Molecule: transfer RNA
Organism: Candidatus Peregrinibacteria bacterium CG10_big_fil_rev_8_21_14_0_10_49_10
RNA sequence: GCCGCCCUAGCUCAGGGGUAGAGCACUUCCAUGGUAAGGAAGGGGUCUCGGGUUCAAUUCCCGAGGGCGGCU
Numbered sequence: 001g002c003c004g005c006c007c008u009a010g011c012u013c014a015g016g017g018g019u020a021g022a023g024c025a026c027u028u029c030c031a032u033g034g035u036a037a038g039g040a041a042g043g044g045g046u047c048u049c050g051g052g053u054u055c056a057a058u059u060c061c062c063g064a065g066g067g068c069g070g071c072u
Base pairs, nucleotide, nucleotide: 001071002070003069004068005067006066007065010024011023012022013021018055026042027041028040029039030038048064049063050062051061052060
């Protein structure tokens, strides 16, 4: 330099056009002599950024940034 893939909650990841979810973590409560484990409820997201298409974009298209891999 060229090519491909990824970027969504604190972490690991689903979701591929119609107001965004899981597990773990966190908070509160239950429970215990107390802790852990366990049970119930809850909070938390400008979906990396800028444009485009569309009635409508996390999702499709283009560009930028970051990360990973391959080729030279």